[in-house]
RNA sequence: UAAGCAGACCUUUCUUAUCGACUUAAACUAGAUUUAAGUAGGAAAGUCCGGACACCAUAGAGUAGUAUAGCGGAUAACAUCCGUCCGGUGAAAACCGAGGACAAGUGCAACAGAAAGUAUGUACAGGUAAUGCUGUAGUGAAAUCAGGUAAACUCUAUACGGUGCAAUGCCACGUAUAUUAGAGCUUGAGUGUGCUCGCACGAUUCUAAGGGGUAGGCAGAUUGAAAUUGAAAGUAAUUUCAAUUCUAGAUAAAUGAUAAGACUUCAAUUUAUUGAAGAACAGAAUCCGGCUUACUGGUCUGCUUUUUUC
Numbered sequence: 001u002a003a004g005c006a007g008a009c010c011u012u013u014c015u016u017a018u019c020g021a022c023u024u025a026a027a028c029u030a031g032a033u034u035u036a037a038g039u040a041g042g043a044a045a046g047u048c049c050g051g052a053c054a055c056c057a058u059a060g061a062g063u064a065g066u067a068u069a070g071c072g073g074a075u076a077a078c079a080u081c082c083g084u085c086c087g088g089u090g091a092a093a094a095c096c097g098a099g100g101a102c103a104a105g106u107g108c109a110a111c112a113g114a115a116a117g118u119a120u121g122u123a124c125a126g127g128u129a130a131u132g133c134u135g136u137a138g139u140g141a142a143a144u145c146a147g148g149u150a151a152a153c154u155c156u157a158u159a160c161g162g163u164g165c166a167a168u169g170c171c172a173c174g175u176a177u178a179u180u181a182g183a184g185c186u187u188g189a190g191u192g193u194g195c196u197c198g199c200a201c202g203a204u205u206c207u208a209a210g211g212g213g214u215a216g217g218c219a220g221a222u223u224g225a226a227a228u229u230g231a232a233a234g235u236a237a238u239u240u241c242a243a244u245u246c247u248a249g250a251u252a253a254a255u256g257a258u259a260a261g262a263c264u265u266c267a268a269u270u271u272a273u274u275g276a277a278g279a280a281c282a283g284a285a286u287c288c289g290g291c292u293u294a295c296u297g298g299u300c301u302g303c304u305u306u307u308u309u310c
Stems, first nucleotide, its partner, number of pairs: 002305009013262007021039007028031001041281001045292002048290005053164004065160005070084005085099001086097004100155002105153002107149002122137005168219004177211001179209005190201004226245008263278007
């Protein structure tokens, strides 16, 4: 250099101006005002595992069911991660593995072969009182060998109570209304007509209190197994300590648009100018730890050498 393996990180940008959206704070003029600050991801996704949290009988026992499976460790927990053994792939770096038990029982097995699990009995030879009783040949991965197979039932060990933030708690307009109290029921409470009179209507009616509860609102809800930096322990996953920071919180759902410049990439030629582009997957909704899937362009680190060049 080429080809390849493993891992980490960034993710269309940055500055200024103008117009908008959402959240928070401050100000007084109390306005849907002004000013200031902040505002989407590496997967926010699939909802596939594991937890926190909430309620149901403080959740215990049994059964069913599901999951996991060498050995050791990490963790709040796991089907995740780390180390290591064994097996497989590769020249190597490295990658892949549901990797307990068939000597409890049941089931299953293409072709070939006489016979494939209750074994069977072909050819040749040997042997016996008798019998595939013994050997060889032949078929096959496997032929009396405690055969193979458990991502077949099953057995063993371990784990798992159920439902999910539409959990759950609180406040509660209007209308209707349980219940309570008062008034009225043709000798007229009350309603409509602005008021008085008049007129029209009028009895399971009117007024007040009131619980539950709907619309709606608030909490749950973003200070957390948190992030960044440093130190220490450990092969590692990870853990401990110290300092600093507060980093979306909407509710039908904001996170946007325009202009100029810088920067990057590509193309052209006048070689320092011009032109074009700024992409993909995708978008928070109680919150974390993983896994899986989708996908653009790049940066960095470590490692390998069957071949190629110096």

The RNA shown here (Bacterial RNase P class A) has 310 nucleotides and comes from Tenacibaculum holothuriorum. Its mean pLDDT, the model's own confidence on a scale to 100, is 76. The RNAcentral record of the sequence draws on ENA and Rfam. Rfam family: Bacterial RNase P class A. Its family is annotated with ribonuclease P activity, dimeric ribonuclease P complex and tRNA processing in the Gene Ontology. The family's RNA type in Rfam is ribozyme. The organism belongs to Tenacibaculum, within Bacteria.